[in-house]
RNA sequence: GGGACCGUGGGGUAGCUUGGUAUCCUUGUGCCUUGGGGUGGCAUUAACUCCAGUUCAAAUCUGGGCGGUCCCA
Numbered sequence: 001g002g003g004a005c006c007g008u009g010g011g012g013u014a015g016c017u018u019g020g021u022a023u024c025c026u027u028g029u030g031c032c033u034u035g036g037g038g039u040g041g042c043a044u045u046a047a048c049u050c051c052a053g054u055u056c057a058a059a060u061c062u063g064g065g066c067g068g069u070c071c072c073a
Stems, first nucleotide, its partner, number of pairs: 001072007010026003020056001028044005049065005
């Protein structure tokens, strides 16, 4: 220098093909259960890497950045 893939709550993860309420697990917080604890249950907080474009509507499509992994040279 060329190419492919990836970026989503504190951690992990589905959703992207085919645009329409962002999923689940765990963690955190509060409550219930207990004599107390553990286990269990209920509720709740919190996320789409950035910019621009297309569209009534973008995590999703298009272009360009940034970062990461891999391959080629």

The prediction has a mean pLDDT of 82. Predicted 3D model of a 73-nucleotide RNA (transfer RNA) from a Thermoplasmatota archaeon. It was read from a public genome assembly. Its Rfam family is "tRNA". It is annotated as a transfer RNA.